[in-house]
């Protein structure tokens, strides 16, 4: 840092997806040891039990009891326990600590401010006081109610509780008056009014008063009041920042503000009256949903995101709601009250509860601990202190849940052992791994030592200072002893034996480090993503083996990252997803040149703050690490403040170029209304005519003898304007097209004059905006949706014809969308040219116009740089830059649903989500394809002969059949094919019948030559016996050896079993068609492209010219073979010219010719003419046997078809081994309703019989070919000459030339069958050929469709071979006779080359679109129903404050009266129960 994945292959776009870090985590498999953290994220879901807030006797009255003891009359008393317990009145705390995060979107938090608008208990500092009285109450006794909780009465008491009363200012209020001010503030001066207290204790006699000594005295210590300040903590206001959704766009009557009042510690509609109508919102108000913030944590180079567990800081809550009282401070977790829900006791009257405190339960849940120790440190609470209490905290305890640290040995040690798992059978490899050998000694076991945390506070002593009279006490401060440890006998350190107790997880196809066998076989399984299994799976399971980590390893989840994939850093809109259909134009944004002032912005410094803690740096502490501690840096921010003044931005104040007005000119289908016109359609009306006219690929449907069509005149109405016209022109766009008039926008150009930045852009708004389509009222010629009918079609709701209505026109409203497109927003500003046209202006020339030249505005074409993924754009930019706007963010779902707005409606406009896919998409490349072009070819069409397709038989298949009817081939390219020859053999099939080292092969032991032959059972393999008989080589004569045959063991044979889709060879096709490539350049960002295109040519990628290509291969051709003329050589078995001779080239004799075979000649567009580019070629022509490849043959590029063949061969694998091997007999591959395919023979007279005669060619041939002879109607047969062949034989038909048949199912056909026979052969029944007599089937030339041929070729004629005992109408050659037609390339098929479109690449046999049917899976709607949350309006209202009432009730002050010091009464003042009165929670309609 990046990578996979779209395609046949690219580049781009763009999504998915993986490697990384992280984690309050969970599960699976594992699991030695510490350190040091962390631990209900769900049910703010109920909670059992215990514990979490109490403490003071130095505040105050009262106070047991159990033991223990002495006495005792045995009833009990006394002492001690003890002034203890445990209550109570009183003070302080209980508002902190600790838990959670439901609820808030909010001054809730952050940060930075203001408070002259506050308040602070205890603490701290000053200053002043702390006098002197008074009436109650609780404990508690007595009595009583209740089941309990709990209460009622009636008596006694006390205080730092409670009340009056002095006595006070720098206090408070109210008036009057001064400075200062940040204006509710400081700070003065007068007046008058108000407002305090509480005491305990320790000591002492120095004052005092009593007088051993104690006090109300002194004097110390804690307390109390008051009043200022301080600190610490809170309370309120304000600056900015703090999700999402506009499918939430308006909201708001105590609302906004103002007086006056009330309240409050304090400001304020915080409340009340009254005025007065404000008061927020596009810089997003109200409204919905979600959320406690932050400091930080994780991620990331950063900017950013994403989260708010543990620590820390504000908030908020405390079963739900709702209210105050206490108090300094709560609207209070462990307080009260009222209401609900829920749970529990209960005598049904009625009462009790609130763990979201530590533990613990259940519940939910994938999931989250011990009902633990101990207050020994820290911290808090209360005390003078001593202590007390403190699930705060210290600590242990569970949990690999996290991080860091250690270990699970070291070292030698090759015969590379066993073992295991591969193997190519040689080895590799687990593997120095082990085992041995020698050593260590951490963890962890035993045993033994054994800290640090502890210093205060206290106490005693010693001593110093201070207070005081005082050597007391009491403070403060020093020494010095003592006492205090939950964890803990921890951590640590010594000893001891001991290699002993200690490794597992995941993966191994790419990505992504790591491969093999074995199983399975689209099964069973895997996957993050591309995907993997369909018999050879490095992918799925399991072994070996490797990689990667390690007490842990993998898997899900969940943030960041990669991901420039929401782009500020850091994106893009022609054609990939993206320019709004086009203006006008608010609000914002952005703006010319120049002066001068500020100083918001921006810049600098300076101060303050930015908690702590955590990141980073440094140093330092546990043996190091995590971890902890200490300085210190940062914290990009806020705010206050000094300065700078370029630049933005506010003033001021000038220019003139930006923009705009005036004058002169000019173009033009630019709008709008009225008017006037011609051609042409149809229509009416009349004339002339007479049968069609129309239409069509072809026809009907339709019109016409009631006169059409055509043709002539005349009128009538609508609509649109040929020709000019032209990538001309005008307009913002949509659109604009005869003429005329009249209103009217805009634009251009020219030269002068003014204004003086007035300018761009433009969210919402508003206006225009093509056809269609909607409503009203016209209009209606032609066209012309729907619809009618008439053809096409397998159908034809379509293309095609014949009608034809809405609309198309007008006028007025609506509607607002288009491929509304240059698929390219406006605007300005730069950046090579060339050439066209349109409007305007200038120049030179000109008598003028043309012509040329400049420029200023539009519209085209080309093309440089520069951009582009290419394709392409390029001054009319898709370049280089500034301003604004609009819009994209994978693909479908979907421009769909819901909701809104707008429409008469149709329907627009705005606009998701579930879900599913891993691609979807541009641009371009190669092919390949097209009922796409061009250009060429071919028995490919045409033109011709013959055929098949009907018949009969034949062979083959295919289907039936069958024990088997082996197997394979199966469009052209299976189907007379493998099979060049199934009666047994062959054969592989079936059925029965043997055999098991095997019919073959190599090894090893044991006999024995080999080999003939015989018998007996059997269908035969085969079993059973018996008999001749011993060769060959060496030899030391004992043997040994090669070979063969035989019996035995076992490795092993053996398989025409499977897979031809694992293979190899071989074959077929396309296609003898002219194609396929390389190398080096070059071009392209890359596949690729050039080359091979391109002009000609040719049979040819065959040549030739041109050309960023130059070459070069494999192919085309040639070379090879044969025919076809010639030479030359040679002459048997060929040949005979002349010679001789024969029945015959028989023989002689020759080798000329023919033939025969062996070397050569020949043909090369070489020659001439024309043509053509002076070429290549092509055309005519001459010579010549042959002429333009002279016929025919071998020869088959790169590649295609998973083409045939595992049953030729050869081969992996899988199978099978008394059998799927082998060997016999005897069947069957020859079956038959039927279908096909190649043939053969024929319907007949260009023939059939019959009888004469004639001419090949290539071949074959000894287990042969046979002459001639005899025989036989024949097939044959006998008997036999010649021949291993130019010598002998097999061996010729058609032809010709006589007859005879005369058109018939026939003297045609020749099946089929009956008899008789021949021949081959162990053997012709299943199932062979052939022969001879009888026998005489179908069949008069073939539907649709097909199929070969282009010259010695079709057509006919025979003749031969292989196979082969026999058995062809099959193949393979082989001659004889021996034609017809090609105008030409429009079709059909097949191929070439170039071009073009593609959504195909498995390639058109491609791709893919929609209906139906049936399971499923989201989702919208829907009569209704049911929760939850909210509005509006009333009803009804606990408890509470607060107000008002207060005829009841009342001790403290007060008055007055009466009596004994005191107390009774009566009034007042105040209070209090009760009632009501406004709010209001919860309930109701």
């Nucleotide at each position: 840092a990046g990578a996979g994945u779209u395609u046949g292959a690219u580049c781009c776009u763009g999504g998915c997806u993986c490697a990384g870090a992280a984690c309050a985590a969970a599960c699976g498999c594992u699991g030695g040891c510490g350190g040091c953290g962390u631990g209900c994220c769900u049910a703010a879901c109920a909670c059992a039990u215990g514990c979490a807030a109490g403490u003071c006797g130095u505040a105050c009255g009262a106070g047991a009891a159990a033991g223990g003891g002495u006495c005792u009359u045995c009833g009990g008393a006394c002492c001690u326990g003890a002034g203890u317990a445990a209550a109570g009145u009183g003070g302080c705390g209980c508002a902190c600590g600790g838990g959670u995060g439901a609820g808030u979107a909010a001054c809730g938090c952050g940060u930075g401010g203001a408070u002259a608008a506050u308040c602070u208990g205890c603490c701290c500092u000053u200053c002043a006081g702390u006098u002197g009285g008074g009436a109650a109450u609780a404990a508690c006794u007595c009595a009583u109610c209740g089941a309990a909780a709990g209460g009622u009465g009636g008596g006694a008491u006390a205080a730092u509780a409670c009340c009056g009363a002095a006595u006070a200012a720098u206090g408070c209020u109210g008036c009057a008056u001064g400075g200062c001010c940040u204006c509710g503030g400081c700070u003065g001066u007068g007046c008058a009014g108000c407002c305090a207290a509480a005491g305990a204790u320790g000591g002492c006699c120095u004052c005092u008063g009593c007088u051993u000594g104690c006090a109300u005295g002194c004097u110390g210590u804690c307390g109390c009041u008051g009043a200022a300040g301080g600190a610490u903590g809170a309370g309120u206001c304000c600056g900015c920042g703090u999700a999402c959704c506009a499918u939430u766009a308006g909201c708001u009557a105590g609302u906004u503000g103002g007086u006056a009042g009330g309240g409050u510690a304090a400001u304020g509609g915080c409340c009340u009256a009254c005025c007065a109508a404000g008061g927020c919102g596009a810089c997003g108000a109200u409204g919905g949903u979600u959320a406690g913030c932050u400091g930080g944590u994780c991620u990331g180079a950063g900017a950013g995101g994403a989260u708010g567990a543990u620590c820390a800081g504000c908030c908020a809550c405390a079963c739900u709601g709702g209210a105050a009282c206490u108090g300094a401070g709560a609207u209070a977790c462990g307080g009260u009250c009222c209401a609900g829900a829920c749970u529990c006791c209960u005598a049904c009257g009625g009462g009790a509860g609130g763990c979201a405190g530590c533990a613990g339960u259940g519940a939910g849940g994938a999931a989250u601990c011990u009902u633990g120790c101990g207050c020994a440190a820290u911290g808090g609470g209360g005390g003078c202190a001593a202590c007390c209490c403190u699930g705060a905290c210290g600590c242990a305890g569970c949990a690999a849940c996290g991080c860091c640290g250690c270990g699970u040995g070291a070292g030698u040690g090759a015969a590379g052992a066993a073992g295991g798992c591969c193997u190519u059978c040689g080895g590799g490899u687990c593997g120095u791994a082990a085992a041995g050998c020698u050593c260590u000694g951490u963890c962890g076991g035993g045993u033994g030592g054994g800290a640090a945390g502890a210093a205060a506070c206290g106490u005693a002593c010693g001593u110093a200072g201070g207070u005081g009279a005082a050597u007391a006490g009491c403070c403060u401060g020093c020494g010095u002893a003592c006492c205090u440890g939950a964890c803990g006998g921890u951590a640590c350190c010594g000893c001891c034996a001991a290699g002993g107790g200690a490794a597992g997880c995941a993966c191994c196809g790419g990505c992504u480090a790591a491969c093999u066998c074995c199983g399975u076989g689209c099964c069973a399984g895997c996957a993050g993503c591309c995907g993997c299994g369909g018999u050879a799976a490095u992918a799925c399971g399991g072994g070996g083996g490797g990689u990667g980590c390690a007490a842990g390893c993998g898997u899900u989840g969940u943030u960041c990252g990669g991901a420039a994939u929401u782009a500020u850093u850091g994106g893009g809109c022609g054609u990939a997803a993206a320019g709004a259909g086009c203006g006008u134009g608010u609000a914002g944004g952005c703006g010319g040149c120049g002066u001068g002032a500020u100083a918001a912005g921006u810049c600098a410094g300076a101060u303050g703050u930015g908690a702590a803690a955590g990141c980073c740096c440094u140093g330092g502490g546990c043996u190091c690490a995590a971890c902890c501690c200490a300085g210190g840096a940062a914290g990009u921010g806020c705010a206050u403040u000094u300065g700078a003044a370029a630049c933005u931005g506010u003033c001021u104040u000038g220019c003139u170029u930006g923009a705009g007005u005036a004058c002169g000119g000019g173009a033009g289908a630019g709008g709008g209304a009225a008017g006037a016109g011609g051609a042409a359609u149809u229509c009416c009306u009349g004339g002339u005519g007479u049968a069609g006219a129309g239409g069509u690929g072809a026809a009907a449907u339709u019109c016409g003898u009631a006169g059409a069509u055509a043709u002539c005149a005349g009128g009538a109405g609508g609509a649109a304007c040929a020709c000019c016209g032209g990538u001309g022109g005008c307009g913002a766009a949509g659109g604009c097209g005869a003429c005329u008039u009249c209103c009217u926008g805009g634009c251009c150009c020219g030269a002068u004059a003014c204004u003086g930045a007035c300018g761009c852009u433009g969210a919402g708004a508003c206006g225009c905006g093509a056809g269609a389509g909607c409503g009203u009222g016209g209009g209606g010629a032609g066209c012309a949706a729907a619809c009618a009918g008439g053809a096409u079609u397998a159908g034809a709701u379509a293309c095609c014809c014949u009608g034809g209505u809405a609309g198309u026109c007008c006028a007025c409203g609506c509607c607002g969308u288009a491929a509304a497109c240059g698929a390219u927003g406006u605007u300005c500003a730069c950046u090579a040219g060339g050439u066209g046209u349109u409007g305007g202006g200038g120049g030179u020339a000109u008598u003028g116009a043309c012509c040329c030249c400049c420029u200023c505005a539009g519209u085209g074409c080309c093309g440089g740089a520069g951009c582009u993924a290419a394709c392409g754009c390029a001054u009319u930019a898709a370049g280089u830059g500034a301003a604004c706007c609009g819009c994209c963010u994978g693909g479908g779902g979907a421009g769909u649903a819901c909701g809104g707005u707008c429409g008469c409606a149709a329907g627009a406009c705005u606009a998701a989500a579930a879900c599913u896919c891993a691609a979807a998409g541009g641009a371009a490349u190669u092919g390949a394809c097209g009922g796409g072009g061009g250009c060429c070819c071919g028995c490919a069409c045409a033109a011709g002969c013959g055929g098949u397709g009907g018949a009969g038989u034949a062979u083959g298949u295919g289907g039936u059949u069958u024990a088997a009817u082996u197997c394979g081939a199966u469009g052209c390219a299976a189907c007379g094919c493998g099979a060049a020859g199934a009666a047994c053999c062959u054969u592989a099939c079936c059925u029965g019948g043997g055999u098991u080292u095997g019919a073959c092969a190599u090894c090893c032991c044991g006999g024995g030559a080999a080999u003939c032959u015989c018998c007996c059972g059997g269908a035969a393999a085969c079993g059973g016996g018996g008999g001749a008989g011993u060769g060959c080589c060496c030899u030391u004569c004992g043997g040994g050896g090669a070979g063969c045959c035989u019996g035995g063991a076992g490795a092993c044979a053996g398989g025409u079993g499977c897979u031809g889709c694992a293979u190899g060879g071989c074959u077929g096709u396309c296609g003898u068609c002219a194609g396929c490539u390389c190398g080096u350049g070059u071009c392209g960002u890359g596949a690729g492209a050039u080359g091979u295109u391109g002009g000609g040519u040719u049979a040819a990628g065959u040549c030739c010219c041109g050309c960023a290509a130059c070459g070069a291969g494999c192919g085309c051709a040639a070379c090879c073979c044969u025919c076809g003329u010639c030479u030359u050589u040679a002459a048997u078995u060929g040949c005979c010219a002349g010679c001789a001779u024969u029945a015959a080239g028989u023989u002689g004799g020759g080798c000329a010719c023919c033939u025969u075979a062996a070397a050569g000649a020949g043909a090369c567009u070489g020659c001439c003419g024309g043509u053509g580019u002076u070429a290549a070629g092509c055309c005519g022509g001459a010579g010549g046997a042959a002429g333009g490849u002279g016929g025919g043959g071998a020869u088959g590029a790169c590649g295609u078809c998973a083409a045939g063949u595992c049953c030729u061969c050869a081969u992996g694998g899988c199978c099978u081994u008394u059998a799927u091997g082998c060997c016999c007999a005897g069947g069957g591959c020859u079956a038959c309703a039927c279908a096909c395919g190649u043939a053969c023979u024929a319907c007949a007279a260009u023939g059939g019989g019959c009888g004469g005669u004639a001419c090949a060619a290539a071949g074959a041939g000894a287990a042969g070919c046979a002459a001639a002879c005899u025989u036989g109607c024949g097939a044959g047969a006998g008997u036999a000459a010649g021949c291993a062949a130019a010598u002998c034989u097999c061996a010729a038909a058609a032809g010709c030339c006589g007859u005879u048949c005369u058109c018939a199912g026939u003297u045609c056909g020749g099946a089929u069958u009956g008899c008789a026979g021949u021949c081959u052969g162990c053997a012709a029944c299943u199932c062979g050929a052939c022969u001879g007599c009888a026998u005489g089937a179908a069949g008069u030339c073939g539907g649709a469709a097909u199929c070969g041929c282009u010259a010695g070729u079709a057509a006919u004629c025979g003749c031969g071979g292989a196979u082969c005992a026999g058995c062809a109408u099959g193949c393979c050659g082989c001659g004889g006779u021996g034609a017809a037609u090609a105008c030409g390339u429009u079709c059909c098929c097949g191929g070439g080359c170039c071009u073009u479109g593609u959504a195909c690449a498995c390639a058109c046999c491609g791709c893919c679109c929609g209906u139906c049917a049936c399971a499923c899976c989201c989702u919208g709607a829907a009569a209704g129903u049911u929760g939850a949350u909210u509005g509006c309006a009333c009803c009804a209202g606990a408890a509470g404050u607060c107000g008002u009432u207060g005829a009841g009730c009342u001790a403290a002050c007060u008055u007055c009266u009466a009596u004994u010091u005191a107390u009774a009464g009566a009034g007042g003042a105040g209070g209090c129960a009760g009632g009501u009165g406004c709010c209001u929670a919860c309930g109701g309609u």
A computed fold for a 1485-nucleotide RNA from a metagenome, annotated as small-subunit ribosomal RNA. Its mean pLDDT, the model's own confidence on a scale to 100, is 85. Its Rfam family is "Bacterial small subunit ribosomal RNA". The RNAcentral record of the sequence draws on SILVA.